The RNA shown here (small-subunit ribosomal RNA) has 1500 nucleotides and comes from Lacunimicrobium album.

[in-house]
């Protein structure tokens, strides 16, 4: 300086987090299709499926200037008027020439004879161009035509005669061909308008074509070997030409793991789509090449070969007179079929191009145009400006309004497009002597006309993703790309309104690329997420130490050829712009040739020693193989002693024992294993190896640095080794011990436990080849802080204790770094290099199938359909554990008294009923809502009767009437109906009007204890008066989070102290508040009375001392002493004190949990109801009774019961009230009326207690249920259904099974009193009050609950969790299967059409002939050969009774295997067994909890 302009993420696994990882979305594209909608134009584009079948028309002809003959028509001549003949003319044919091999269509086949790029040598070439020559002399036929036939037709036979640029002969011949180099051989055609054209030979060219080579160009190894013309040679044949192209002979080669052969798929390229790029996918239109033409085969003609030529075979279709023929749309249109799907049986040769022709011209479904399709791209329009009573309508609404919305209406304009009319540039160049003439189709710019008129939809609005409200629906209907919405308040379904996006389109579906670094070359990984081979040796391959020299293959630089055009890109230009098109340039990253460079790789040569190996000297070792020996223990046998059990378990039993066990002593035999040493100690590649000795043998370490001189590393295939279990054969068998038998346990127990016990475990020989074969970490080399133990060596120093340095092996901690984190960290998971193996979501599945190995079991290799949106790793916070530690609580223990048994009361369930209204349901429902159901209360409770703007509120409205008072009738009442009295206040023009009230009509509305406590507020219960729950700042961690709040002490307490990356703070705890306990001050009535007086009596005078009352104070704080403790907090003891460590009691209840309770206290959203689910009334019910449960009362008696006497409280209540005295009644009660709105009066008697008498252990002088009779009280009313009294009656019950409750001091227990509700009462309940007044514990093993720390977790709806397998049901895809069916490519044998070639050719034969013949043809034979037939295999697909597992599916069955120590730790391999998960044996692993011990580490 030039070039290059280019890279985004989101959702979804979790309670939350970080990763891993899949699924999915946003983008662009298409020959598209479908849905809804649709104004115009330009340019493109359109049978992708059945290379399935095709009616009809057209798509290749032309030349009379090559040839003969000649119809119609016109003209001339002749005429017997029938016609004949000549000329012009040119139809339909024929001979001949050229073309028909181009153009047009399609992609079946072909994985290479193709294609692309770059090269090559042994070739051909009509028309065209250039150059050199030539064109002489003859001849015989044959179509057409004529005649006669055959045949339905297609077509064809015989005879006769005719022309040529058709055919033949001769001549001439070379710069041509052959050659043995002497020679030999080979051509032609003319036509006409007289100027040209054509023809023949040769040479050259251009263009085109044939052939050869290199490189590039799919999938599959679940295809590993293929090949006999196969590979090469010689000779010959054949071809235009090389060549096994073909034949004969000779040799045995050739291809292949860098993938041959086979199978499957596929035309290739330029390009196209996408992408930042690298790539990935693709090959429609256009261009180049190849191949195909109904299927298969074959040749002919020709320069060249067959879409619309020929022959044969086959299938199909058509015609037929049944004898025989005909056909090939993958040309343009069109048709049927199949399909989601792809157009007109159009016009024209005007242009461009092609064939023929000298030309005019003819032909041309090539082409140019038009038509159809929004199929694509591009452009334009559907109006513009003004316009607020912000109209109406719609929708929403908190009812105020908001929004649609300047949008409309309305006013003023404009005139694009479309429409109508005019006009005509241009696409036209040519042709013709000229005049003149040629447009299928299109039609610009321009002019005129009218008028906002004719022209807007589609998708979406939960997040991703721009845009929300209302109604309807109610896990239904439906939506959905993923996550997911919908079960009565759905921004997610449907609709409306509204908003967002795009716009003549918009969405959906399908496919490709992208995002996806999710196959990673650019650019990934493998300890635990998917992923290191079980280990070694080693082949191919890959990679490779330090120098020197050479070459130049790789590499780099320059030049040059090529890389078609189109396309892409840039600039400019043409259509009004754009799409589209043109011109120029760049690019085409490639390949070839050539010139140079020599650092690196490579190759060759030559050196080196540090890698590697070797020598020498030492050392350690459970390294390996074989043989021999040993002691302890065990079992069995023999013998002795001994005499009843032994054994076994959680507890037992089976078993064993008086035929003498167990125990013990002595002896014998046998097999297996080797205690102590023994150790994160040693050795080995791994598996693995442990008594001792001997023999043989592999490897390692250290020292030395003598020798070799890169000899190295890794290692696909391959080979070897390879625990345990298992298999085969032969031995052996003490113990143990799958299977099996028995005993237990259990709901069951095919288990865990126990008693036995076979294979096996052991040895020898062989097989198997797998394990959690693990460090879940491949091998090698180098580099990168340290500290500290161990093992085997060496060196140096030494005070002889040891210290320092160094090599190898084996541990722990740890820096940097790395890692998602846990962790790792010189033994890397750090930093790099080399090589190998492996991974790509979960499940299906290490399964099926195929192959291979194995005796088998089984191993190795190893899918798919289908299905899910996750599966997973690490760490965090919780919760949980039949984990651990610490601590607390009437939690247990120690005590006292109860409940559970009885009777009764009361609540609940159940049952019943016309109704038994509703709610509450473990603790935390059940004497609860209800502090009081005879009516009322009381309710959608039931039966029955009534009312309908209503029993109650507000407003409007019609009519009447003051209000109000008082009758009659029906009725159970409510209610209905019908009378009487009464006329008020304000204004007045006297007609009336107004206010209020009542009745009435109608409208808004009232009303609802109707539903939803899972829509809510409020209130409440519970954990729990448990000690916890959080925040700010800082610090740590990627983060969720952690720290603080943990630890050590202490406390009732997260109470306080101390330590500490924390420092502080808040809500709780405590304190503040109330009652109570002591004292003081003040005050002294209704309270009190010591002293004085007085009385029946604090009754009165008086008093304030005391009690008491009610205001205010004091007092208690571990303050003092001693001890312990860390100097602290605090604890223990003591003193003082009324009270001592919170003095006692109450109120007070953190963050939160239970969708806890309540819509029936109240409030309230939504829904429902409106002559009823509202309101009123009467009666009934809520009280119903075979039964079950909860809570209580009273008892069962003598610590008692009864009688009599007698003493002492506190706290309350009282006017529709409490009720004294007195009288009556046995009593309940009645009469009576004093006092009291209460420190004054009343309720009011306190009771247990004390004293005394009786009862004497009984179903009683206990207990009082039940029942009868007689009464009383309240109330409108006691039948259902009240309470009380008296008399009589006198049930069960003699201390309560399993189980269970309360209570730690003025407590339990026991005794009575009062109150609320209330007419009365079912109260034995509830709420309070006082009287009397204990026992026990000073502990934390256990049960229950709770708190903190820690640990494991597959739980997070949080253990009432999660979750496994069989069985049963439905559905889906797949495998196996006796077979069955349909294809494919080969092989072998047979047959063998047409046809070329060869041989033959006695038959036929115009041209030549020397007359002999040559040549040709028919025919025959042979090789090859398509189709066909047969056979045995291979291969693919379809189907198949039955069968196997698998996936999926709210609520099926059986168990509970796993996750916590998951209740027997789990898992891996293997073997056996079992309904099933599984169990058991053997070996292994930690990816096991807990406790203890050892070792090591860290810190001091």
């Nucleotide at each position: 300086a030039c070039u290059a302009u280019g890279a985004a993420g989101g959702g979804u696994u979790u309670g939350a987090u970080u990763c891993u990882g899949g699924c999915u979305c946003a983008g662009a594209a298409u020959g598209a299709a479908c849905g809804u909608u649709g104004g115009c134009g330009g340019c493109g584009u359109g049978g992708a499926u059945u290379a399935g079948g095709c009616a009809u028309g057209c798509a290749a002809g032309u030349c009379g200037a090559g040839c003969g003959a000649u119809a119609a028509a016109u003209g001339g001549u002749c005429u017997u008027c029938g016609g004949a003949u000549c000329a012009u003319g040119g139809a339909a044919a024929g001979c001949g020439g050229c073309a028909a091999a181009c153009g047009g269509g399609g992609u079946a086949g072909u994985a290479u004879u193709a294609c692309g790029u770059c090269g090559g040598a042994a070739c051909g070439u009509g028309c065209c161009c250039u150059g050199a020559g030539g064109c002489c002399g003859g001849g015989a036929a044959u179509a057409g035509c004529c005649a006669c036939g055959g045949g339905a037709a297609a077509c064809u036979g015989u005879g006769g005669g005719u022309a040529a640029u058709g055919c033949c002969c001769g001549a001439u011949g070379a710069c041509c061909u052959c050659u043995a180099a002497g020679g030999a051989g080979c051509a032609a055609a003319g036509a006409u308008u007289u100027a040209u054209c054509u023809c023949c030979u040769c040479a050259g060219g251009a263009g085109c074509g044939g052939c050869c080579g290199a490189c590039g160009c799919g999938u599959u190894a679940c295809u590993a070997g293929g090949u006999a013309g196969u590979u090469g040679g010689u000779a010959g044949g054949g071809u235009a030409a090389u060549g096994g192209c073909c034949u004969a002979c000779c040799a045995a080669g050739c291809c292949u793991a860098u993938g041959a052969u086979g199978a499957c798929u596929a035309g290739g390229g330029g390009g196209u789509g996408u992408g930042a790029g690298a790539g990935c996918a693709u090959g429609g239109c256009c261009c180049c090449c190849a191949c195909c033409a109904c299927u298969g085969g074959g040749a002919c003609u020709g320069a060249g070969a067959a879409c619309u030529g020929c022959c044969c075979a086959g299938a199909c279709a058509c015609c037929u007179a049944c004898g025989g023929g005909u056909g090939g749309c993958u040309g343009c249109a069109g048709u049927c079929g199949a399909g989601a799907a792809u157009c007109u049986u159009c016009g024209g040769c005007a242009a461009u191009g092609g064939a023929c022709g000298a030309a005019a011209g003819u032909c041309u479904g090539a082409c140019c145009g038009a038509g159809c399709g929004a199929c694509g791209c591009c452009g334009c329009g559907u109006g513009u400006g003004g316009g607020a009573u912000g109209a109406a309508g719609g929708c929403c609404u908190u009812u105020g309004g908001g929004u649609u919305g300047u949008a409309a209406a309305c006013c003023a304009c404009u005139g694009u497009c479309a429409g109508g009319g005019g006009g005509g540039a241009c696409u036209a160049a040519g042709c013709g002597a000229a005049a003149g003439u040629u447009g299928a189709a299109g039609g610009a710019g321009c002019c005129c006309c009218a008028g906002a008129g004719g022209a807007a939809g589609c998708g979406c609005g939960g997040g991703c993703u721009a845009a929300g409200u209302u109604c309807g629906u109610g896990c239904c209907a439906g939506c959905a790309g993923c996550c997911g919405c919908g079960g009565u308040a759905a921004u997610a379904c449907g609709a409306a309104c509204u908003g967002c996006g795009c716009g003549a389109a918009c969405g959906u579906u399908a496919u490709u690329c992208g995002g996806a670094a999710u196959c990673a070359c650019u650019g990934g990984g493998c300890u635990u997420a998917a992923a290191g081979g079980g280990u070694g040796c080693g082949u191919a391959g890959g990679c490779g130490g330090c120098g020197a020299u050479a070459c130049a293959a790789g590499u780099c630089a320059g030049a040059u050829g090529u890389g078609a055009a189109a396309g892409c890109c840039a600039a400019c230009a043409g259509c009004u712009c754009a799409a589209c098109u043109g011109u120029u340039g760049a690019a085409u990253u490639g390949c070839g040739u050539u010139u140079g460079a020599a650092a690196c790789u490579g190759u060759a040569u030559u050196g080196c020693u540090u890698g590697a190996g070797u020598g020498u000297g030492a050392c350690a070792g459970g390294g390996g193989u074989a043989u021999u020996c040993g002691g302890a223990a065990c079992u069995u046998c023999c013998a002795g002693u001994g005499g009843a059990g032994c054994g076994g378990u959680g507890a037992a039993a089976u078993g064993u024992g008086u035929u003498g066990a167990u125990a013990u002593u002595g002896g014998a035999a046998g097999g297996a294993a080797c205690a102590c040493c023994g150790g994160u100690g040693g050795c080995g590649a791994a598996a693995g190896c442990g008594g001792a000795a001997u023999a043989c043998u592999g490897g390692g370490u250290c020292a030395u640095u003598g020798c070799u001189g890169a000899c190295g590393c890794u290692g696909a295939g391959g080979c070897a080794c390879g625990a345990a279990a298992g298999c085969c054969a032969g031995g052996g068998u003490a113990g143990c011990g799958a299977a099996c038998g028995g005993g237990a346990u259990u709901a069951g127990a095919u288990a865990c436990c126990c008693c036995g016990g076979u294979a096996g475990u052991c040895c020898u020989g062989g097989c198997u080849g797998u394990a959690a074969a693990c460090g879940c970490u491949g091998a090698g080399u180098a580099c990168u802080a340290g500290u500290u133990g161990g093992u085997a060596g060496g060196c140096a120093g030494u005070u002889c204790g040891c210290u320092g340095c160094u090599u190898a092996c084996g541990g722990a901690c740890g820096u940097a770094g790395c890692a998602a984190a846990a962790g790792u960290g010189u033994u890397a998971a750090g930093u790099a290099c080399u090589c190998c193996g492996c991974c790509u979501g979960g499940g299906g599945a290490g399964u099926a199938u195929g192959g291979u190995c194995g005796c088998a079991a089984g191993g190795c290799u190893g899918a798919a359909a289908c299905u899910c949106a996750a599966a997973g790793a690490a760490a965090u916070u919780g919760a949980c554990g039949g984990g651990g530690g610490c601590u607390c609580a009437c939690a247990c223990a120690a005590g006292c008294g109860g409940u559970g048994g009885a009777g009764c009361a009361u609540g609940u369930g159940g049952c019943u009923u016309a109704a038994u209204u509703c709610g509450a349901g473990g603790c935390a429902a059940c004497g609860c809502g209800a502090a009081g159901a005879a009516c009322c209360u009381u309710a959608u409770c039931c039966u029955a009767g009534a009312c309908u703007u209503g029993a109650c509120a507000u407003g409007c409205u019609u009519g009447a009437g003051a209000a109000c008072c008082u009758g009659g009738c029906c009725g159970a009442a409510a209610g209905g109906u019908u009378g009487g009295g009464g006329u008020g206040c304000c204004c007045u023009u006297c007609g009336g009007g107004g206010a209020g009230c009542u009745c009435u009509u109608g409208c808004a509305c009232a009303g609802g204890u109707g539903c939803u406590g899972c829509a809510u507020g409020g209130c409440u219960g519970u954990c729990g008066u448990c000690a916890g729950c959080u925040c700010g700042u800082g610090c740590c961690g990627u983060g969720a989070g952690g720290u603080g709040u943990u630890g050590g002490g202490u406390u009732a307490a997260g109470u306080c102290c101390u330590u500490g990356a924390a420092c502080g703070a808040g809500c709780g705890a405590a304190a503040c508040c109330c009652c109570u306990g002591u004292c003081c001050u003040u005050a002294g009535u209704u309270g009190c009375c010591a002293u004085c007086a007085u009385u029946a009596a604090g009754u009165u005078g008086g008093g304030g001392a005391c009690u008491c009352u009610a205001a205010g104070g004091a007092g208690a704080c571990c303050g003092c002493c001693g001890g312990u403790g860390u100097u602290a907090a605090a604890c223990c003891g003591g003193a003082g004190g009324a009270a001592g460590g919170u003095g006692g009691g109450g109120a007070c209840g953190a963050c939160g949990u239970c969708a806890a309770g309540u819509c029936a206290u109240c409030a309230u959203g939504g829904c429902c109801u409106u002559u009823a689910u509202g309101u009123c009334u009467a009666g009934g019910g809520c009280u119903g009774c075979a039964c079950a449960c909860g809570u209580g009362c009273u008892a069962c008696a003598a610590u008692g019961g009864g009688g009599c006497g007698u003493a002492c409280a506190a706290a309350g209540g009282g006017a529709a009230g409490c009720c004294a005295a007195u009288c009556c009644g046995c009593g309940a009660g009645g009469a009576g009326g004093a006092g009291c709105a209460a420190a004054u009066c009343c309720c009011a008697a306190a009771a247990a207690g004390c004293g005394u008498c009786c009862c004497u252990c009984a179903g009683u002088u206990c207990a009082g249920a039940u029942u009868g009779c007689a009464g009383g009280c309240u109330g409108c009313a006691a039948c259902u259904c009240g309470c009380c009294u008296g008399c009589a009656u006198g049930a069960a019950g003699u201390u309560g099974g399993a189980a269970u409750c309360g209570c730690u001091a003025g407590u339990a227990a026991u005794c009575g009193c009062a109150g609320g509700u209330c007419a009365g009462c079912u109260a034995u309940a509830c709420u309070g009050c006082g009287g009397u007044g204990a026992a026990u514990g000073u502990g934390u093993u256990c049960c229950u609950g709770a708190g903190c720390c820690u640990u494991g977790u597959a739980c997070a709806c949080a253990c009432c969790g999660c979750c496994c397998g069989u069985c049963a049901a439905g559905c889906c895809a797949c495998g196996a299967a006796a077979g069955g069916g349909u294809g494919g490519g080969g092989u072998a044998u047979c047959c063998g059409a047409c046809g070329u070639c060869g041989c033959u050719g006695a038959g036929c034969u115009a041209u030549c002939u020397u007359c002999g013949g040559a040549g040709g043809c028919a025919g025959g034979c042979g090789c090859c050969u398509a189709a066909g037939a047969u056979a045995a295999a291979c291969u693919a697909c379809c189907u198949g009774a039955u069968u196997g597992g698998g996936a999926c599916u709210a609520a099926g069955u059986c168990g509970u295997a796993a996750c916590a120590a998951g209740g027997u730790a789990g898992c891996c391999g293997u073997a056996g067994g079992g309904g099933a998960a599984c169990c058991u044996g053997c070996g292994g692993c930690u990816g096991g909890a807990u406790c203890a011990c050892c070792u090591c580490c860290u810190u001091u």
Source information:
NCBI's taxonomy places the organism under Bacteria, Pseudomonadati, Planctomycetota, Planctomycetia, Lacunimicrobium.